RNA sequence: GGCCCUAUCGUCUAUCGGUUAGGACAUUUGCUUUUCAAGCAAAGAAGGCGAGUUCGACUCUCGCUAGGGCUG
Numbered sequence: 001g002g003c004c005c006u007a008u009c010g011u012c013u014a015u016c017g018g019u020u021a022g023g024a025c026a027u028u029u030g031c032u033u034u035u036c037a038a039g040c041a042a043a044g045a046a047g048g049c050g051a052g053u054u055c056g057a058c059u060c061u062c063g064c065u066a067g068g069g070c071u072g
Stems, first nucleotide, its partner, number of pairs: 001071007010025004018055001027043005048064005
């Protein structure tokens, strides 16, 4: 240099064009407990960037960026 794959809450991970973007762990608050832990309940928190297609895009297309793999 060429080709391919990936990018979603703090972390891991669902979501095959119309979802309030869901779950687990973590965090915070409350209850419980003499305290801690555990348990129960609740809350906050996410689509890499820019274009395009579409009535509608996390989802499809292109480019860029970052990471990974194969290879001259």
Predicted 3D model of a 72-nucleotide RNA (transfer RNA) from a Candidatus Tayloriibacteriota bacterium. It matches the Rfam family "tRNA". The family's RNA type in Rfam is transfer RNA. Its family is annotated with triplet codon-amino acid adaptor activity in the Gene Ontology. About the family: Transfer RNA (tRNA) molecules are approximately 80 nucleotides in length. The source organism's lineage runs through Bacteria, Bacteria candidate phyla and Candidatus Tayloriibacteriota. The RNAcentral record of the sequence draws on ENA.